[in-house]
RNA sequence: AAAUUAUAAAGCCAAACCUGUUGUGAAGCAGGGACGGAAAGCCAAAGGGUCUUGCUGGAAGAUGGCCAGGUUGCUGAG
Numbered sequence: 001a002a003a004u005u006a007u008a009a010a011g012c013c014a015a016a017c018c019u020g021u022u023g024u025g026a027a028g029c030a031g032g033g034a035c036g037g038a039a040a041g042c043c044a045a046a047g048g049g050u051c052u053u054g055c056u057g058g059a060a061g062a063u064g065g066c067c068a069g070g071u072u073g074c075u076g077a078g
Base pairs, nucleotide, nucleotide: 012037013036017032018031019030020029021028022027035065041071042070043069047067048066049063050062051061052060053059
């Protein structure tokens, strides 16, 4: 110096649920709230999956906290 990695500390994000609000809906946003997360940061919904609307056109949508992918990246004993 690099790789791998336990623990601790600091900081970050925020599932379910509740309230308000938008939407036919899946869901989104804001506040509360923490189940979890080392990329649960960013990009990407022209990879796969799941879900909704619609009703024959195989279309229009939702989801990145379902998985894969691209890219950047914090602490760190021994």